[in-house]
Context: one part of a larger RNA
Order: sequence, then C1' cells, then structure tokens
RNA sequence: CGCAGGAUACUUGAUGGGAUGGUUUCCUAGUACGAGAGGACCGGAAACCACGGACCUCCAGUGUUCCAGUUGUUCCGCCAGGGGCAGCGCUGGGUAGCUGUGUCCGCAAAGGAUAAGCGCUGAAGGCAUCUAAGCACGAAGCCCUCCCAGAGAUGAGGUAUCCCUCCGCGAAAGCGGCUAAAGGCCCCUCGGAGACGACGAGGUUGAUAGGCCGGAGGUGUAAGUGCGGCAACGCAUUCAGCUUACCGGUACUAAUCGGCCGUGAGG
Repeated sequence: CGCAGGAUACUUGAUGGGAUGGUUUCCUAGUACGAGAGGACCGGAAACCACGGACCUCCAGUGUUCCAGUUGUUCCGCCAGGGGCAGCGCUGGGUAGCUGUGUCCGCAAAGGAUAAGCGCUGAAGGCAUCUAAGCACGAAGCCCUCCCAGAGAUGAGGUAUCCCUCCGCGAAAGCGGCUAAAGGCCCCUCGGAGACGACGAGGUUGAUAGGCCGGAGGUGUAAGUGCGGCAACGCAUUCAGCUUACCGGUACUAAUCGGCCGUGAGG
C1' cells in the first nucleotide's frame, strides 16, 4: 500500500514443512509342523533403544547478585568486629533462571485409493479363463489421520461485536465552518517477550516495577554479653543471624499531566 467505510476479537484451511524408526521378552505354545534336533504363522501383552517435543517435581550441573569457613596483606587509632585486594584469593554449600546426564509425552489407532499378488461372477471362444463389461481383497509405500506455519490464498475468505446518521456557498471541481467516534499509537512502569522493531502485562477506577511486610528456600547457630579454661578455644543466650532472581500482601516511590492518528454511513 492492497483486501471498496473504520475497528476489535475469534476463526476456515488453499498451500508448504515436520513426523510416521528399530530391538527384545512373555502369553497363545513347547502347540501346529517334525523321526528327532528344533520350532512357528495368526492374535495379544510388556519393556527397551534411537529420534523428536515440552518441562525443572525428582537426580545432576551452573549459579562472579545468597550464606559460611579460611590464608596473606592493607585500611577503619588499638582490642573485638569489619571493608578492600590477591582469578569470585582459596574452600564448603546453594534459591531463581538456564541446562541434561533428569522427568513427562510422542512416533498410536482408524479410514480411503492402490502395487505386486490372491479372488468372485463372466463372455469373446456351448468348455476353460481374476477381465474384456462388472465386483471383492491386498503394503513400513500414496492420500488422509498427528504436529507446526498459513487469507499478499490480489481467488486477499468466514463469524461475532463495537463506531461514525453535520452546516453554508457552488452547475461541478471544490472552498469555508462545525465535529474528531470505535479503536490505535506516542510517552511511561515492566516481563515467563526480546539484538532493535515486534509480542505480552500494566499506567491511580492501578499490584506493572522498586521499596516495605510476611512466607518459602539457602546457609548452618551472628554480634554483644555471661559462664568455663593459663590459653588456643568451648558452652549458653540461639535450629540463631544473614539472605539474590522465588510465592503472596501492601499504594510508601515511580507509571503525572498529556499529545498525535483515525471521521461524519461508505465507488
């Protein structure tokens, strides 16, 4: 820009892409078959591998925004307690998130038309013949079924809902005035969204982010004081203290005030 008014939701599916893989065990059954050795079709059940998708409850990893231990040095006058630097100094753990080695799910079932093949009826050709007319079966393959994209599918589809019902002049083109809907955007607070756009949640009729409060989870019993010990240190107060991304609550702070686009019933 188009889709013959504008808009918001939800859709149809032309078409394109993906997937549609394999093994083992058990039952049927030690049956049919076979002298025996051996050992089924058909049908049913259960695991597993590979591959794919999603997710983080479990297991595991990371987790330089959390906690603790500890070395050297420096600074806070000293002690105590701390801060800085040394690859996050090193070490032991670890929330969210992100991950796989973890978990769940899928590759199932059905249908249609067929291939080789197997048939029914059946003439030409009194018989025979699956074929010539006609009819029924038959593959991991084809179409569909499953998943994803998808109306610029210009053949531009469908459904529901919402919005606009002016004046004057002029022959017309047009000019002047009034009006500015539904909805959208800008801007701002953000995110399970993201390179930027986009997408999604919100903007005071508000829990969007921060703060604060509570909780979960993590670390593992803070500081100070008291007691014991010559001391190193131990015990008690104290499952303490501290605590990021998690779950809730709460307008304290910031989303203020606003601006712009879009018209007047539709060739």
This is a predicted structure of a 267-nucleotide part of an RNA (large-subunit ribosomal RNA, domain VI) from a Terriglobia bacterium. The prediction has a mean pLDDT of 90.